[in-house]
């Protein structure tokens, strides 16, 4: 320098081009208990990497660009 893949929440991850983008852990309040955890119940949390494109619609499909992982060289 090329190739392939991936980038969604504090984490690990879904979400067939179609009304509002979800779960599970953490986290914060109640329950429960003598206490603590373990359970219940309910809350917060998102600029879907960025910039364009094609569509009536884009997290999904193109393409620069950027960040990460693997291979070649």
């Nucleotide at each position: 320098g090329g190739g392939c893949g991936c980038g969604u929440a504090g984490c690990u991850c879904a979400a067939u081009g179609g009304u509002g983008a979800g779960a599970g852990c953490a986290g914060c309040g109640c329950u429960c208990u003598u206490a603590u955890a373990a359970g219940g119940c309910g809350c917060c949390g998102g600029u879907u990497g960025u910039c364009g494109g094609u569509u009536c619609g884009a997290c999904u499909c193109c393409g620069g660009c950027c960040g990460c992982g693997c291979c070649c060289a």